[in-house]
This is a predicted structure of a 510-nucleotide part of an RNA (small-subunit ribosomal RNA, 5' domain) from Flexivirga caeni.
Its mean pLDDT, the model's own confidence on a scale to 100, is 85.
Taxonomically the source falls in Flexivirga (Bacteria, Bacillati, Actinomycetota, Micrococcales).
Its Rfam family is "Bacterial small subunit ribosomal RNA". Its family is annotated with structural constituent of ribosome and ribosome in the Gene Ontology.
Context: one part of a larger RNA
RNA sequence: GGACGAACGCUGGCGGCGUGCUUAACACAUGCAAGUCGAACGAUGAUGCCUGAGCUUGCUUGGGUGGAUUAGUGGCGAACGGGUGAGUAACACGUGAGUAACCUGCCCUCCUCUUUGGGAUAAGCCUUGGAAACGGGGUCUAAUACCGAAUAUUCACAUUGUGCCGCAUGGUGUGGUGUGGAAAGUUUUUGUGGUGGGGGAUGGACUCGCGGCCUAUCAGCUUGAUGGUGGGGUAGUGGCCUACCAUGGCUUUGACGGGUAGCCGGCCUGAGAGGGUGACCGGCCACACUGGGACUGAGACACGGCCCAGACUCCUACGGGAGGCAGCAGUGGGGAAUAUUGCACAAUGGGCGGAAGCCUGAUGCAGCGACGCCGCGUGGGGGAUGACGGCCUUCGGGUUGUAAACUCCUUUCAGCAGGGACGAAGCUUUUUGUGACGGUACCUGCAGAAGAAGCACCGGCUGACUACGUGCCAGCAGCCGCGGUAAUACGUAGGGUGCGAGCGUUGUCC
Numbered sequence: 001g002g003a004c005g006a007a008c009g010c011u012g013g014c015g016g017c018g019u020g021c022u023u024a025a026c027a028c029a030u031g032c033a034a035g036u037c038g039a040a041c042g043a044u045g046a047u048g049c050c051u052g053a054g055c056u057u058g059c060u061u062g063g064g065u066g067g068a069u070u071a072g073u074g075g076c077g078a079a080c081g082g083g084u085g086a087g088u089a090a091c092a093c094g095u096g097a098g099u100a101a102c103c104u105g106c107c108c109u110c111c112u113c114u115u116u117g118g119g120a121u122a123a124g125c126c127u128u129g130g131a132a133a134c135g136g137g138g139u140c141u142a143a144u145a146c147c148g149a150a151u152a153u154u155c156a157c158a159u160u161g162u163g164c165c166g167c168a169u170g171g172u173g174u175g176g177u178g179u180g181g182a183a184a185g186u187u188u189u190u191g192u193g194g195u196g197g198g199g200g201a202u203g204g205a206c207u208c209g210c211g212g213c214c215u216a217u218c219a220g221c222u223u224g225a226u227g228g229u230g231g232g233g234u235a236g237u238g239g240c241c242u243a244c245c246a247u248g249g250c251u252u253u254g255a256c257g258g259g260u261a262g263c264c265g266g267c268c269u270g271a272g273a274g275g276g277u278g279a280c281c282g283g284c285c286a287c288a289c290u291g292g293g294a295c296u297g298a299g300a301c302a303c304g305g306c307c308c309a310g311a312c313u314c315c316u317a318c319g320g321g322a323g324g325c326a327g328c329a330g331u332g333g334g335g336a337a338u339a340u341u342g343c344a345c346a347a348u349g350g351g352c353g354g355a356a357g358c359c360u361g362a363u364g365c366a367g368c369g370a371c372g373c374c375g376c377g378u379g380g381g382g383g384a385u386g387a388c389g390g391c392c393u394u395c396g397g398g399u400u401g402u403a404a405a406c407u408c409c410u411u412u413c414a415g416c417a418g419g420g421a422c423g424a425a426g427c428u429u430u431u432u433g434u435g436a437c438g439g440u441a442c443c444u445g446c447a448g449a450a451g452a453a454g455c456a457c458c459g460g461c462u463g464a465c466u467a468c469g470u471g472c473c474a475g476c477a478g479c480c481g482c483g484g485u486a487a488u489a490c491g492u493a494g495g496g497u498g499c500g501a502g503c504g505u506u507g508u509c510c
Base pairs, nucleotide, nucleotide: 001510002509003508004507006506007505008504009503010502013376014375015374016373017372018371019369020368021334026332027331028330030329031328032327035076036075037074040073041072043070048065049064050063051062052061053060054059055058083287084286085285093211094210095209096208097207098206099205102204103203107200108199109198110197111196113194114193115149116148117147118146124139125138126137127136128135129134155180156179157178158177159176160175161174162173163172164171165170185192186191213259214258215257220250221249222248225247226246227245228244229243230242231241232240262284263283264282265281266277267276268275269274289310290309291308292307293306312323313322314321315320340366342365343364344363348362349360350359351358352357379409380408381407382406389400390399391398392397413451415446416445417444418443419442423437426434427433454499455498456497457496458495459480460479461478465494466493467492468491469490475482476481
């Protein structure tokens, strides 16, 4: 000098764009953050409409139609999106390869099929236990829920021929035989779904080469340990697991141990080499009160799912139950220190749905903070007898100083009034309707210099000097050093220098 997620002191007009718990991965009141589909299903059946009867002439009741609404079954989603960095020195990450050892819902594409039966169960109704959470029993019913049967290949497995190829295990075609395996309907229609198989895309899994911290006051470490065979397990290779066998494997090119730490794109600095760093934004990983476990599923060993144990908090009729903000706000606590219990789904994106639409603290916006960067303003021209006042003085004057007054202008920004968006593409479709931000930006007009300047420094380094007060006191100080009676170094004033809505100080990095 530059930089910062900064803090502190003094000061503070406006706007744009960013950014804001670095500390206690401390504990959390309250609200919201994941639902949706009636075009899968049985129920429920509102305002209506048609019609019959009774009559009290506008009410009751019966039938039909219609379908709003939704608790339940079922489907898809809930594994995304959002948060945090505790753990992790590791194939966690980065980069480059490999899988002839693998999986992949929804999506795209191609081929095939969609035949025939069955028994339940929730909801409902009846009953019953419990303070509650939540149940128990009986009975009735549906399905794209569940279970059979049929049929089926370029499917799977076994076996047996054969062609081609390679990168070791092998890969890929093409035949035969045997065994096994499917399906679901719905809408008024266009349609949309269901099953099996091939290919693609996307996403994931595993393996390997190389790379990136400190410590030897850590020198030896290791028993599933290193390898083999059989078996199990997995989507899949593998001591991943297991039985047996062998005795290996790593290490001064630093094993093992200890400490620290999420990694990267990047960011800061620097001429570069390098050094430091990993806030915001993007990619990957890990975690979700602490520890463990599996279930469901294409996908989890699952933040707002389940089970067990633990700590903590809450309810209780003492028998038993409920909870998990490292989601968005917000509270307490810690701290030098870090924001609103806001608006909207209008846009972008996501989930469900045929769609309308619903949900979305993702997101878009608004609020607060000079926390940062950038822009603008606080007026401009003229104006000397150089006013008054202040300060200094050699008492002549000098300086503040064209500064003010005065005069002529201007009106950015702020204020007031009027007008007033783009962002809207889509969707519905005959038309029409749809903007949180926002009466915002922007435009026009009005009035009047009117509402808007401070902070640090002035001994040398280092730009900027005098007076008074103080008297080794009070104090200053980054270093050298100032202060003990004329202090340009302390304090105040005048003047000056520097930067300016900021200026200084502290901390950290180069």